[in-house]
RNA sequence: CGAGUCGGCCAGACAGUCGCUCCGUCGCUUCAUCGGCGGAGAGGAAAGUCCGGGCCCCACAGGGCAGGGUGCCAGGUAACGCCUGGGGAGCGCGAGCUCACGGAAAGUGCCACAGAAAAUACACCGCCUACGUCCGUUCCGGUGACCCGGGACGGGCCGGUAAGGGUGAAAUGGUGCGGUAAGAGCGCACCGCGCGGGUGGUAACAUCCGCGGCAGGGCAAACCCCACCCGGAGCAAGGCCAAAUAGGGGAACGAUGGUGUUGCCCGCACCGUUCCCGGGUCGGCCGCCAGAGGCGCUCGGCGACGCGCGUCCCAGAUGAAUGACUGUCCACGACAGAACCCGGCUUAUCGGCCGACUCAAUCU
Numbered sequence: 001c002g003a004g005u006c007g008g009c010c011a012g013a014c015a016g017u018c019g020c021u022c023c024g025u026c027g028c029u030u031c032a033u034c035g036g037c038g039g040a041g042a043g044g045a046a047a048g049u050c051c052g053g054g055c056c057c058c059a060c061a062g063g064g065c066a067g068g069g070u071g072c073c074a075g076g077u078a079a080c081g082c083c084u085g086g087g088g089a090g091c092g093c094g095a096g097c098u099c100a101c102g103g104a105a106a107g108u109g110c111c112a113c114a115g116a117a118a119a120u121a122c123a124c125c126g127c128c129u130a131c132g133u134c135c136g137u138u139c140c141g142g143u144g145a146c147c148c149g150g151g152a153c154g155g156g157c158c159g160g161u162a163a164g165g166g167u168g169a170a171a172u173g174g175u176g177c178g179g180u181a182a183g184a185g186c187g188c189a190c191c192g193c194g195c196g197g198g199u200g201g202u203a204a205c206a207u208c209c210g211c212g213g214c215a216g217g218g219c220a221a222a223c224c225c226c227a228c229c230c231g232g233a234g235c236a237a238g239g240c241c242a243a244a245u246a247g248g249g250g251a252a253c254g255a256u257g258g259u260g261u262u263g264c265c266c267g268c269a270c271c272g273u274u275c276c277c278g279g280g281u282c283g284g285c286c287g288c289c290a291g292a293g294g295c296g297c298u299c300g301g302c303g304a305c306g307c308g309c310g311u312c313c314c315a316g317a318u319g320a321a322u323g324a325c326u327g328u329c330c331a332c333g334a335c336a337g338a339a340c341c342c343g344g345c346u347u348a349u350c351g352g353c354c355g356a357c358u359c360a361a362u363c364u
Stems, first nucleotide, its partner, number of pairs: 002359009012329007020041008043335001047346002050344005055234001057232002067230005072086005087101001088099004102225002107223002109219003124165002126161003132157011173191006192214001193212008238286004248277006257271005293312005299306002330333001
């Protein structure tokens, strides 16, 4: 200097004027309202609402079934599907990046097209003719001949084979040597696989030794099996105060009346006035921002994180504020806005800054 990897940070700036929401204080004795003064006022994602928790209501002895989720190991955390560290696999020269990464020798299911065969295996082309059998040619022998026996060569049948070709996303361990008629874990060596043991590691796992020729395709984000986790609703949760009207309950009073119940009597039910009680609705208040909080330091830890100390208060609305205008400057400004709160993940995002590291070239 160029190309890159990882991590962190910023998100137009300054000034003036006029507004909006909340808080404190004063006018003002209390509340409300209004006014003055002072202070605070969106984000890294406030978003999607995907996951986890706090809070709150309901349900609940305990256990099981069903259903859902997670899925290498260890740790962190309030918890997680998040994070950190490690292992394994894959990619990259490298810094680094990616991975739902338990079980396919428990069972069931699926595997298009092509292909002989897609899973109790199978044989299209090819290779082989040792063994068995048939035919032809030829040679030798028994013979002079028919014929018989044997050999060689060629062909067929019955067969052998899974090396090679071909199909496919995938074809029943791989390479090499031996072996064979040709072949084949048929035999051997190495690699792979399985089992047993040793060593290192908390573990995942790694490595070494021995044994076994070898289980027997792939798919479990197919059913399933195994291990672990999970009760349901959500701030319109939930709690408090509390009108008018209507309705409910109770007490007292009144007419001894009216209506209904069979025409009458008794009995029963309903109908009036006043007062009290409780529930709900309109409305108002709380929940509602001091918190698993931010920042700094020390210590422990590789780290995520944790202990301790110091310091700060940092939106809280409810038709719902956070804006408008003017001036100056620049690199001309992206994605986008709280609504109970917090931890994550994912997605969107103009441009810029800082740190650590890698690779290549050059110079010293």
Background:
The RNA shown here (Bacterial RNase P class A) has 364 nucleotides and comes from a Sulfurifustaceae bacterium. Model confidence (mean pLDDT): 77 of 100. Rfam family: Bacterial RNase P class A. By type it is a ribozyme. Lineage of the source: Bacteria > Pseudomonadati > Pseudomonadota > Acidiferrobacterales > Sulfurifustaceae. RNAcentral holds the sequence, with entries from ENA. A source record names the gene rnpB.